A computed fold for a 74-nucleotide RNA from a Bacteroidota bacterium, annotated as transfer RNA. Its Rfam family is "tRNA". It is annotated as a transfer RNA. Its mean pLDDT, the model's own confidence on a scale to 100, is 84.
RNA sequence: ACGGGUGUAGUUCAAGGGUAGAAUUACGGUCUCCAAAACCGCAGAUGGGAGUUCGAAUCUCUCCACCCGUGCCA
Numbered sequence: 001a002c003g004g005g006u007g008u009a010g011u012u013c014a015a016g017g018g019u020a021g022a023a024u025u026a027c028g029g030u031c032u033c034c035a036a037a038a039c040c041g042c043a044g045a046u047g048g049g050a051g052u053u054c055g056a057a058u059c060u061c062u063c064c065a066c067c068c069g070u071g072c073c074a
Base pairs, nucleotide, nucleotide: 001070002069003068004067005066006065007064010024011023012022013021018054027041028040029039030038047063048062049061050060051059
């Protein structure tokens, strides 16, 4: 430099055009002598920008970050 892939909650994963869901974690509560476990409740996210569309996590373009492969120069 070129090609490909990935980017969603603190973490691990869903949602393949109809307005984001779960597990875990954090917090609060029940229980317990205290704690753990269990149960209940609650909070939290689509990498940035632009475009298409009535509507975008999803499709297109661009930028950024990470991973893989190929190659060039020194």